This is a predicted structure of a 75-nucleotide RNA (c-di-GMP-I-GGC riboswitch aptamer) from a Desulfobacterales bacterium. Lineage of the source: Bacteria > Pseudomonadati > Thermodesulfobacteriota > Desulfobacteria > Desulfobacterales. Its mean pLDDT, the model's own confidence on a scale to 100, is 81.
[in-house]
RNA sequence: UCAGAAAAAGCCAAAGCCGCCGUGAGGUGGUGACGGAAAGCCACGGGUCUUACGAAGACAGCCGGGUUGCCUAAA
Repeated sequence: UCAGAAAAAGCCAAAGCCGCCGUGAGGUGGUGACGGAAAGCCACGGGUCUUACGAAGACAGCCGGGUUGCCUAAA
């Protein structure tokens, strides 16, 4: 620099269940692992969803983009 075949030192944690917060989409803590190579972070473009309809919100584990970073094969 490029890539993610195999792996996992280390990392995250879907659904379900329980507590709390929110009108809600959802968020958060615990439990639990379906999965993940950015499933870290950012609502910038598209998209989906909510609404008390606002010059309002939610989703980064829907796709693209930006940005930072672990491990490893190869050069």